[in-house]
Small-subunit ribosomal RNA from an uncultured prokaryote, 1423 nucleotides, folded computationally.
The sequence is in RNAcentral, with records from ENA.
RNA sequence: GCGGCGUGGAUUAGGCAUGCAAGUCGAGCGAGAAGCUCCCCUUCGGGGGAGUGGAGAGCGGCGAAAGGGAGAGUAACGCGUAGAUACCUGCCCUCGGAUCUGGGAUAGCGACGGGAAACUGUCGGUAAUACCGGAUAAUGUCUCCGGACCAAAGGUGAGAUUCCGUCUGAGGACGGGUCCGCGUCCUAUUAGCUUGUUGGUAGGGUAACGGCCUACCAAGGCUUCGAUGGGUACCGGGUGUGAGAGCAUGGCCCGGCUCACUGGGACUGAGACACUGCCCAGACACCUACGGGUGGCUGCAGUCGAGAAUCUUCGGCAAUGGGCGAAAGCCUGACCGAGCGACGCCGCGUGUGGGAUGAAUGCCUUCGGGUUGUAAACCACUGUCAGUUGGGAGGAAAUCGUAUGGGGUUCUCCCCAUAUGUUGACCUAUCUUCAGAGGAAGUACGGGCUAAGUUCGUGCCAGCAGCCGCGGUAAGACGAACCGUACAAACGUUAUUCGGAAUCACUGGGCUUAAAGGGUACGUAGGCGGUUUGUUAAGUUGGGUGUGAAAUCCCUCGGCUCAACCGAGGAACUGCGCCCAAAACUGGCAGACUAGAGGGAGACAGAGGUGAGCGGAACUUAGGGUGGAGCGGUGAAAUGCGUUGAUAUCCUAAGGAACACCAGUGGCGAAGGCGGCUCGCUGGGUCUCUUCUGACGCUGAGGCACGAAAGCUAGGGGAGCGAACGGGAUUAGAUACCCCGGUAGUCCUAGCUGUAAACGAUGAGCACUUGGUUGGAGGAUUUUCACUGAUUUUCCGGCCGUAGCGAAAGUGUUAAGUGCUCCGCCUGGGGAGUAUGGUCGCAAGGCUGAAACUCAAAGGAAUUGACGGGGGCUCACACAAGCGGUGGAGGAUGUGGCUUAAUUCGAGGCUACGCGAAGAACCUUAUCCUAGAUUUGACAUGCACGGAUUAACUCUGUGAAAGCAGAGCCACGCUCUUUGAGUGGAACGUGCACAGGUGCUGCAUGGCUGUCGUCAGCUCGUGUCGUGAGAUGUCGGGUUAAGUCCCUUAACGAGCGAAACCCCUGUCCUUAGUUGCCAGCGGGUAAUGCCGGGGACUCUAGGGAGACUGCCGGUGUUAAACCGGAGGAAGGUGGGGAUGACGUCAAGUCCUCAUGGCCUUUAUGACCAGGGCUGCACACGUCCUACAAUGGUGCGUACAAAGGGAUGCGAGCUCGCGAGAGUAAGCAAAUCCCAAAAAGCGCGCCUCAGUUCGGAUUGCAGGCUGCAACUCGCCUGCAUGAAGCCGGAAUCGCUAGUAAUCGCGGGUCAGCAUACCGCGGUGAAUGUGUUCCUGAGCCUUGUACACACCGCCCGUCAAGCCACGAAAGUGGGGGGGGCCCGAAGUCGCCGAGGUAACCCGCAAGGGGGCUAAGCGCCGAAGA
Repeated sequence: GCGGCGUGGAUUAGGCAUGCAAGUCGAGCGAGAAGCUCCCCUUCGGGGGAGUGGAGAGCGGCGAAAGGGAGAGUAACGCGUAGAUACCUGCCCUCGGAUCUGGGAUAGCGACGGGAAACUGUCGGUAAUACCGGAUAAUGUCUCCGGACCAAAGGUGAGAUUCCGUCUGAGGACGGGUCCGCGUCCUAUUAGCUUGUUGGUAGGGUAACGGCCUACCAAGGCUUCGAUGGGUACCGGGUGUGAGAGCAUGGCCCGGCUCACUGGGACUGAGACACUGCCCAGACACCUACGGGUGGCUGCAGUCGAGAAUCUUCGGCAAUGGGCGAAAGCCUGACCGAGCGACGCCGCGUGUGGGAUGAAUGCCUUCGGGUUGUAAACCACUGUCAGUUGGGAGGAAAUCGUAUGGGGUUCUCCCCAUAUGUUGACCUAUCUUCAGAGGAAGUACGGGCUAAGUUCGUGCCAGCAGCCGCGGUAAGACGAACCGUACAAACGUUAUUCGGAAUCACUGGGCUUAAAGGGUACGUAGGCGGUUUGUUAAGUUGGGUGUGAAAUCCCUCGGCUCAACCGAGGAACUGCGCCCAAAACUGGCAGACUAGAGGGAGACAGAGGUGAGCGGAACUUAGGGUGGAGCGGUGAAAUGCGUUGAUAUCCUAAGGAACACCAGUGGCGAAGGCGGCUCGCUGGGUCUCUUCUGACGCUGAGGCACGAAAGCUAGGGGAGCGAACGGGAUUAGAUACCCCGGUAGUCCUAGCUGUAAACGAUGAGCACUUGGUUGGAGGAUUUUCACUGAUUUUCCGGCCGUAGCGAAAGUGUUAAGUGCUCCGCCUGGGGAGUAUGGUCGCAAGGCUGAAACUCAAAGGAAUUGACGGGGGCUCACACAAGCGGUGGAGGAUGUGGCUUAAUUCGAGGCUACGCGAAGAACCUUAUCCUAGAUUUGACAUGCACGGAUUAACUCUGUGAAAGCAGAGCCACGCUCUUUGAGUGGAACGUGCACAGGUGCUGCAUGGCUGUCGUCAGCUCGUGUCGUGAGAUGUCGGGUUAAGUCCCUUAACGAGCGAAACCCCUGUCCUUAGUUGCCAGCGGGUAAUGCCGGGGACUCUAGGGAGACUGCCGGUGUUAAACCGGAGGAAGGUGGGGAUGACGUCAAGUCCUCAUGGCCUUUAUGACCAGGGCUGCACACGUCCUACAAUGGUGCGUACAAAGGGAUGCGAGCUCGCGAGAGUAAGCAAAUCCCAAAAAGCGCGCCUCAGUUCGGAUUGCAGGCUGCAACUCGCCUGCAUGAAGCCGGAAUCGCUAGUAAUCGCGGGUCAGCAUACCGCGGUGAAUGUGUUCCUGAGCCUUGUACACACCGCCCGUCAAGCCACGAAAGUGGGGGGGGCCCGAAGUCGCCGAGGUAACCCGCAAGGGGGCUAAGCGCCGAAGA
């Protein structure tokens, strides 16, 4: 893209314009228009007659009750299934009989009228298969069994006993009416309903039974097996789904029912209470002359409305079927066809083969390539479908006509055969011509479920989403592209049903803790029920038979080319009925039994219940005595009581309540519950005996009884306690916890309430299933015999545990095990045990008990962590005990803030803040700011071109410099034939790739680092335990600094950590002896290891020794270890350092470095000048110096260690008050220099003051470094001389060579140190504890936390929104009841009006019958 077969108003049973959808018969009847033919007349307009012709209408017959549509009503004998009969049945079939004789009307028609119309009146006359009388009368009907009664029509034709009709009777067939068993939705927040109701008698009525109707009589009938009421709904065959059982559904097709604008009613008829008939009422719509009329698409098309949504105002009777007709035929929106809709199912096509330079585009890329992709192009073919041309089978066989032949005894009738003629609305199989791959592919998806991924864009935005969930700058999830996956003329979405869902569990679930056992017993209905015999045959089982419509489903064949579709046959329809058989089981009936149950006898235990009486202790109050200041109470207090005498103590009296010890996982009771003693009454239980009854049993919806505490009513009582209430405290508050008081109540009597975590969170009963131990009440045997013990048995109460069960915790003969019976209850959380209704209650409130809405969870048990104002054990300068500080002052430095053109950036509790920065005047220095200049670049590599000058170097101009412009000058290597030429690389210029970035992201990363923390932890293998997460090991007892070690042990071992190994230091030995050292020997000097020498010592730096709980004693488990001691330089890790487990903090760093992505490229790169990073109201951190006399100052005088030194350290000498300058020896260093160590010690002064303390600030004058000290360096001298007199809350460090204090050196560095890193000197105090603060480790416990307590989470609340309830009222709908009125109409009565057929009568007239009107009952609508 095309075709075939199906299917299409599911909502408003809402309203409808227009056309069509039921007519037919002249062979039932009268009459007969137009036209045509012939004749006559004519005023030539026409008229009349005969024949032919047959329209329109009418009478009459049949049909119109079928076919077609719809599902409103209906929960019902409506439907389904299986039966029944008190019934009817036109047309059709079979059989029998009959078809005789008369009569009077009336449409049409004619005449005259009324009305707008619809329609209608009067008069006249006419026909019939219309109507009526008479005859005939049984095989019919009625019957009192004597009898009585009942029909007809003709037509065609020349001609009918013969064809078509008519009448009557019987039978059949078909169709229908009625009755009945069984089945058929939800609701009990509907529990009682019913008066023609239930039955009877009599009558009426009907085709027929019947309260169907009426009168009378009786008082029944239905219902928890759900009546009545309410809601919803046509039912079935079937359809969808499902393994099935089920669940949902009833569109097309078939069967049934019901309806036809709404409600009511009858008429006609075989059949209707009638879709396109009638009457009445109502609503709606239309016409109207306003007086009246008309209409009913839920027939086919079509239209409006409502709606997410459903078609043509088509063709034809050719076929099939129907109506009428003798037939031809007519009618048929039934039907057959066509049209529209991818609405469904099915089929076909959109090409096939070859084709790798794997073209190009696109996309991705690790830049190599990959993919799109044999896909295309290209080559060679094919010709389906559609298009075009021309043929063409079939759906058609009948009827009918004609002819011939045969048969039916006759016939105008029927049948058969042959030949011929006639009939297609619509569709077209199939064949053929032509041309040419030409006209024909989309939709959804690509995170998982679930087949299929990459890039870019976006940046919690835009958006996606079925569930989980994606998106906050690297999105496989959003959007796009490319690629892929699935299906394909479709693909997705939405709605709905079933499934999965064992998630309503019949098949097939549960109730200790997840939702769920009624608070407990008794007991009605019901359900279930011991052993045995006989019988029955309801259930049950087997066989047979009838039925279970067709279609559908299934199977097998067959027809369309296949399929969908259609046809044939079979099977099935699991159901219901009837018959026969069986008798095990269940049930029924009859009988028997004793193991269940109950009764009897004898014992026993008990806080079982109830009533009465009695008792002691305590308490309070009252009276009295003693006594004399407090008592009481609390964490501490206060309120309170007390000199009017408390508390305390003694005596006496009164009152009420409760009953210490005994007392016990002891006892009793159905549960609630029951506790001093005695008595009365009384319920239940246990044991023993095995005498009696003979299944009498179990459970238990409703029902009924009991039922803690609190509460209520009435009356008592009231000591103590004690809601409410008062006061005192606590507290931010304290309507609480604590204290002082105190009313109801608690107690008794009589009632009510009826609930509890009424719990074992575990319903009752019966049976079965390994054990151990213990308590209570009994029995038996035995031993002892005072008792007690042992064995065994029954009942009750506990603990531990086997199997089993259980999600686990757990349970486990007292089941939560295994079975049976019965009851109650559950079905996600919240809303909510709320609302509403009902019911109970005096009330409080109880019982029953929802929905809207909302969430994606709520919940159980266990695990690992984390946490706790939980517990236990332990540790740490954690606290305590001490010493010294910080916080107050001035200054230095860092940070915040502010400011600024800029004050570059980072670090932020501990773990940022003298940190990055081991040193910002320029440089450093950075997208810091202002201004200037540069663009292949300050730096790297490559390519191409240029040319031998440029570059470099020197110089000039300009300029703040950078830069720009210009001048001069000179080359290098190699080859070849020298002059010279060629060529190469560096360098330069131009261009292209690229460079560059302290630009962003430390939440994309590597590396490095901080912290917990030098805390003792963190794990693994194998084994074992657990369904599992996980556990065990790693716990426990000791011990340690330590998961260090030992012991125990379902664990045994191992690893990373701890320790050790390494470095420094402390003692000794050995080796070596310069630059170090100098005891002894010698020389020399004013003096000095200065010199010769020496290795003894110190020291230097190599090697070694030493310390291991090794020894002794004690403690401890014969352990590990601890305590004490000896020796030793050092003793239990000797001191210090380096060394930092698994991990935590998205900790810090993209500005050390590296690096993904992003951004930038005449700038965010690079260069340069100046400024800034130093800015100052203020706040914080870290330090320095102080506030003074343990001090300051002056003079004198000792003793270090560790370092550094060549653009360096610089002695000495000279100058300067000094910083320093000049000159200059030595030293690349155990040699020389820096270098003076300082505190200390000795002597002097100062004498408690803002000072001889303190040194800030400022002025002047100098020095040094450096291109340059203005912003902005350091030092010196003189002068100046601020704050500050020991520091609030709070807070830091330190346990020994430590704190404190004193100086020295180094790195950085031109210069600049109160900082940092080191060095040595002097040199303490306190603690031997773990209550508390902080932090940490292990075990244990609770948890609603797991982002892990900085967690989680509760209540209130402005405004807005959603949902539900109540509400003065208000609007609408449905239903029931009472009463009034009462249409049409049936029925009844009446019928004085009207009246052809029959009778009487010559007639007039009368009779009989019918009837209009009237009346009555009922009765829709209405009030």

The prediction has a mean pLDDT of 83. It matches the Rfam family "Bacterial small subunit ribosomal RNA".